[in-house]
RNA sequence: GCUGGUGUGGCGCAGUUGGUAGCGCAAUUGAUUCGUAAUCAAUAGGUCGGGGGUCCGAGUCCCCCCACCAGCU
Numbered sequence: 001g002c003u004g005g006u007g008u009g010g011c012g013c014a015g016u017u018g019g020u021a022g023c024g025c026a027a028u029u030g031a032u033u034c035g036u037a038a039u040c041a042a043u044a045g046g047u048c049g050g051g052g053g054u055c056c057g058a059g060u061c062c063c064c065c066c067a068c069c070a071g072c073u
């Protein structure tokens, strides 16, 4: 340099055919306990790597850029 892939709460991942972004763990609060852990219930936390475009509507489609991974040279 070329090709392909990945990027979504603190972490790990879903999100199919475009239609109001979810799961597990972690966190916080409460219940339970003599107390801790475990268990149960509830709460909070992300505009989806950045920018632009298409569309009534974009995490999803298109273009450019960035970071990382793999392959080729």
Base pairs, nucleotide, nucleotide: 001072002071003070004069005068006067007066010025011024012023013022019056027043028042029041030040031039049065050064051063052062053061
The RNA shown here (transfer RNA) has 73 nucleotides and comes from a Clostridia bacterium.
Rfam family: tRNA.
Taxonomically the source falls in Clostridia (Bacteria, Bacillati, Bacillota).
Model confidence (mean pLDDT): 82 of 100.